[in-house]
Context: one part of a larger RNA
Molecule: small-subunit ribosomal RNA, 3' major domain
Organism: Arthrobacter globiformis
C1' cells in the first nucleotide's frame, strides 16, 4: 500500500419495512439435467446458464447417427497436357438420391490456321475441415455498475515502499456536484452538458392530410367546388436558467416554501458504461497462431434424429370463477407492415377456408375486427353454462412431401383444478395490474417466446433497528 473481519461511524439502493400483483400446488408450452438411443449435434452451468445462442429443426436448415456413392474433390486460383460444345431431353440400374450407363442435340469471335473466350477430362501446387485450444489470440459481449470513481504533471513530505493533492476537516449533491478551508497548484479518464424522442407555444409549407366559415351534391360519408382557421405533418426557432420572492446557511455551495408557467429545481424516457475485476463468455458470426484429419475428422445423397420419457428443475401460459361465464347490440386507440406482396365490395361453407378480382410500390388502397368497457339478457355457487387437458371422428390450408414431427376448423368426449407447504420474485406513476393490436424470423408452423404500440389504471413509503449489494473514512490482522 491493499485485501479481509459473525470491528466501529456516515451514507445510498424496490435492499429491508408500508403496499399490490405473482411464483411454489394443477394441466399444458418451452429451455435444463438425468435417463434412454445408431444419433438424441454443439456451445451456455452462482448471482452474470436454464422462452439463452436458435429473429421460427417435417426434407433443407443439420453441424449428428445409418446406408449409398466421390477423391484436385460441393468451392478459390495458377502451370502443363488433351479434348469441343456445356446445358438440356427420352431410356436404363438402383428402396431412393448423390451416381453409373445407352441414345439424342450441339459453340462463339479475332481470324496470321495458330491465339483468345467459354468449358470438360488428365495431372500438379493445392482446396476443405462447425476437427482440437477462448488456459496461445484478435475482436465482440456479460458482471460489478450509470456505482462515483479510477489516475497523471510539476511542488513538497518521507532513507525507503509511499504519500499530499481526492485525505485528517466543516457543510452540499443523483454524483471527486459544487463551496469554504488546507503544501499544495493545475490536468486527464469517468460525472453532467451537447446528441435523440415526448410533453407547451410561434414562424413557414399545405398533399394523399385536415373541414370552422360559404356553396353543391348523397341513402351516407370531405363526397364535391373550394379554404388554411383548426387537427395534423414537415422542417426551424422560442421555453426552464434555482431566473424572481420570502425563510434557513458561513449570507458560500446549497436547501425549504411560494409565484408565475404546459412543464421546477437532472421536467419524463432512451443512446451512451471510467481505470479495471471475474485466465468470466465465445476457435459454431467472423478472423487467427499451434496442433490434427488428406479414398477422409472432406465432400454428396437418401432416411432416421436434434420432437425419446419414470423422473428433477426453471421460465412462462390457462385456470380454479359472479368485480365471472354465455348470448345479443353498441363506441374509443397508437405503432407498424404490404408487388414472388397486401388483398376490399360480393358470393359460398357451420368453420377453418374457397370463388373471384376493385384498389394499393402505400398520410391514397389493404391487413384492420381493436379488446377490456358500456347497454340490455340468461346462470345463482355447483366441480357447474367454471376449467379446459386428453381422446375419437370428419374436414381446412401451406409445402415434391405433414407416418415419424406442422398449424388451424367443427361434431363428440369432457381430466386435474375449489387460490396453492417451507420459501421466494417484480414493481415507487400512466409505474404496478390488466386488456388487446403490430412486426421480425417465416413456403407453412408447435410463438403461449421476443421485441415495439396504445386503452383502462391504482395502493403505499412511518422510516433505516434488521437481511442484501455498494461508496467513502477509521480501526485490527499470524494475509499479498
Nucleotide at each position: 500500500u491493499g485485501a479481509c473481519g459473525g470491528g466501529g461511524g456516515c451514507c445510498c439502493g424496490c435492499a429491508c419495512a408500508a403496499g399490490c400483483g405473482g411464483c411454489g400446488g394443477a394441466g399444458c408450452a418451452u429451455g435444463c439435467g438425468g435417463a434412454u438411443u445408431a444419433a438424441u449435434u454443439c456451445g451456455a452451468u452462482g448471482c452474470a446458464a436454464c422462452g439463452c445462442g436458435a429473429a421460427g429443426a417435417a426434407c433443407c436448415u443439420u453441424a449428428c447417427c445409418a446406408a449409398g456413392g466421390c477423391u484436385u474433390g460441393a468451392c478459390a486460383u495458377g502451370g502443363a497436357c488433351c479434348g469441343g460444345a456445356c446445358c438440356g431431353c427420352c431410356g436404363c440400374a438402383g428402396a431412393a438420391a448423390a451416381u453409373g450407363u445407352g441414345g439424342u442435340u450441339u459453340c462463339c469471335c479475332c481470324u496470321u490456321u495458330g491465339g483468345g473466350g467459354c468449358u470438360g477430362g488428365u495431372u500438379u501446387a493445392c482446396a476443405g475441415g462447425u476437427g482440437g485450444u477462448g488456459c496461445a489470440u484478435g475482436g465482440u459481449u456479460g458482471u460489478c455498475g450509470u456505482c462515483a470513481g479510477c489516475u497523471c504533471g510539476u511542488g513538497u513530505c518521507g532513507u525507503g515502499a509511499g504519500a499530499u493533492g481526492u485525505u485528517u476537516g466543516g457543510g452540499u449533491u443523483a454524483a471527486g456536484u459544487c463551496c469554504c478551508g488546507c503544501a499544495a497548484c493545475g490536468a486527464g479518464c469517468g460525472c453532467a452538458a451537447c446528441c435523440c424522442u415526448c410533453g407547451u407555444u410561434c414562424u413557414a409549407u399545405g398533399u394523399u392530410g385536415c373541414c370552422a366559415g360559404c356553396a353543391c351534391g348523397u341513402g351516407a360519408u370531405g363526397g364535391u367546388g373550394g379554404g388554411g382557421a383548426c387537427u395534423c405533418a414537415u422542417a426551424g426557432g422560442a421555453g426552464a436558467c434555482u431566473g424572481c420572492c420570502g425563510g434557513g446557511g458561513u449570507c458560500a455551495a446549497c436547501u425549504c416554501g411560494g409565484a408565475g408557467g404546459a412543464a421546477g429545481g437532472u421536467g419524463g424516457g432512451g443512446a451512451c458504461g471510467a481505470c479495471g475485476u471475474c485466465a468470466a463468455a465465445u476457435c459454431a458470426u467472423c478472423a487467427u497462431g499451434c496442433c490434427c484429419c488428406u479414398u477422409a475428422u472432406g465432400u454428396c445423397u437418401u432416411g432416421g434424429g436434434c420432437u425419446u420419457c419414470a423422473c428433477g428443475c426453471a421460465u412462462g401460459c390457462u385456470a380454479c370463477a359472479a368485480u365471472g361465464g354465455c348470448c345479443g347490440g353498441u363506441a374509443c386507440a397508437a405503432a407498424g407492415g404490404g408487388u414472388u406482396g397486401c388483398g376490399a365490395u360480393a358470393c359460398u361453407g357451420u368453420g377453418a377456408g374457397g370463388u373471384g378480382g376493385a384498389g394499393c410500390u402505400a398520410a391514397u388502397c389493404c391487413c384492420a375486427a381493436a379488446a377490456a368497457g358500456c347497454c340490455g339478457g340468461u346462470c345463482u355457487c355447483a366441480g357447474u353454462u367454471c376449467g379446459g387437458a386428453u381422446u375419437g371422428g370428419g374436414g381446412u390450408c401451406u409445402g415434391c412431401a405433414a407416418c415419424u414431427c406442422g398449424a388451424c376448423c367443427c361434431c363428440a368426449u369432457g381430466a386435474a383444478g375449489u387460490c396453492g407447504g417451507a420459501g421466494u420474485c417484480g414493481c415507487u406513476a400512466g409505474u404496478a395490474a390488466u386488456c388487446g393490436c403490430a412486426g421480425a424470423u417465416c413456403a407453412g408452423c408447435a410463438a403461449c417466446g421476443c421485441u415495439g404500440c396504445g386503452g383502462u389504471g391504482a395502493a403505499u413509503a412511518c422510516g433505516u433497528u434488521c437481511c442484501c449489494g455498494g461508496g467513502c473514512c477509521u480501526u485490527g490482522u499470524a494475509c499479498a